[in-house]
Notes:
Glycine riboswitch aptamer from uncultured Blautia sp., 108 nucleotides, folded computationally. The RNAcentral record of the sequence draws on MGnify. Model confidence (mean pLDDT): 79 of 100.

RNA sequence: UCUCUGGAGAAUCCCAGAAAAUGGGUGCCGAAGGUGAAAGGAAUCCUAUCCAGCGUCCGAACGGAUGCCGGGAUGUGCUUCUGAAUCUCUCAGGCAAAAGGACAGUGA
Numbered sequence: 001u002c003u004c005u006g007g008a009g010a011a012u013c014c015c016a017g018a019a020a021a022u023g024g025g026u027g028c029c030g031a032a033g034g035u036g037a038a039a040g041g042a043a044u045c046c047u048a049u050c051c052a053g054c055g056u057c058c059g060a061a062c063g064g065a066u067g068c069c070g071g072g073a074u075g076u077g078c079u080u081c082u083g084a085a086u087c088u089c090u091c092a093g094g095c096a097a098a099a100g101g102a103c104a105g106u107g108a
Stems, first nucleotide, its partner, number of pairs: 001108002004105003011026001013025004027095003033091001034089001036087001040082004045077001047075005053068006
């Protein structure tokens, strides 16, 4: 991906139409499809601590103090991106049967 099997929910509502399809109106369903989004992750920035580096001072040395820096780690927060469903929205679709149908199973 294909085949076969099972597969829910909600008005056989009203008007037009011979009827279905279709159009208009009201009420509803969620399991074709589609929308939204959590934790987490990534990136940027901010900020705190520690490590490293540089300068100065003390010191025989180990090392200590202080200032700078923003290379690394951790943490906090903002912004952006990413981020699932049977959740959500009901856009689409659907509300007798038929068709469709997420999902599950058989076989290939």